Transfer RNA from a Candidatus Moraniibacteriota bacterium, 72 nucleotides, folded computationally.
NCBI's taxonomy places the organism under Bacteria, Bacteria candidate phyla, Candidatus Moraniibacteriota.

[in-house]
């Protein structure tokens, strides 16, 4: 330099163009003498960045950045 894949909550990851979600974690409540376990609830997101397409974009297109694999 070329090709491919990835980037979504604190972590690991889902997500058919029309509401952004799960598990774990955190906080609060219940339970307990207390802790753990268990049960219930809540908070937490610039969907990497910038453009484009579209009535509508995490999703499609382009460029860029970063990470990984392959080729040279």
């Nucleotide at each position: 330099g070329g090709g491919c894949g990835g980037u979504u909550a604190g972590c690991u990851c889902a997500g058919c163009g029309g509401c952004a979600g799960a598990g774990c974690g955190u906080u609060c409540g219940c339970c307990u003498c207390a802790c753990a376990c268990g049960c219930g609830a809540a908070a937490g997101g610039u969907c990497a960045u910038a453009g484009g397409u579209u009535c509508a974009a995490u999703c499609c297109c382009u460029a860029u950045a970063c990470c990984g694999c392959c080729c040279a």
Its Rfam family is "tRNA". Rfam links the family to the GO term triplet codon-amino acid adaptor activity. Rfam classes the family as a transfer RNA. About the family: Transfer RNA (tRNA) molecules are approximately 80 nucleotides in length.
Its mean pLDDT, the model's own confidence on a scale to 100, is 85.